[in-house]
Molecule: Bacterial small signal recognition particle RNA
Organism: Euzebyaceae bacterium
RNA sequence: GGCGCGGUCCCGCGCGACGUCGCACCGCGAACCUGGUCAGGGCCGGAAGGCAGCAGCCAUAAGCGGUCUGCGACGGGUGCCGCGGAGCAGCCGCGCCGUG
Numbered sequence: 001g002g003c004g005c006g007g008u009c010c011c012g013c014g015c016g017a018c019g020u021c022g023c024a025c026c027g028c029g030a031a032c033c034u035g036g037u038c039a040g041g042g043c044c045g046g047a048a049g050g051c052a053g054c055a056g057c058c059a060u061a062a063g064c065g066g067u068c069u070g071c072g073a074c075g076g077g078u079g080c081c082g083c084g085g086a087g088c089a090g091c092c093g094c095g096c097c098g099u100g
Base pairs, nucleotide, nucleotide: 001097002096003095004094005093006092007091008090010085011084012083013082014081015079016078018075019074020073021072022071023070024069025066026065027064028063034059035058036057037056042051043050044049
């Protein structure tokens, strides 16, 4: 110096990690304008009994929070990952050949 192979690099797919969002899950969650149950008190009734119903209690909507876990969608300056493709200009590694 040349040739070959592999890697780096590039593309696609898969898997994983991460991030965002949604769902599930968990928690919180309504003076009245939600539901249930409604002490007291109120109303109707001669009475028996009935009616509406505040507070309290319970539950829940919108919403808020959690993010351990599960599922899904999306993302990229994501990965000592896997498979396939492309490529060989440079660089790295290995091998072979040639020359001094």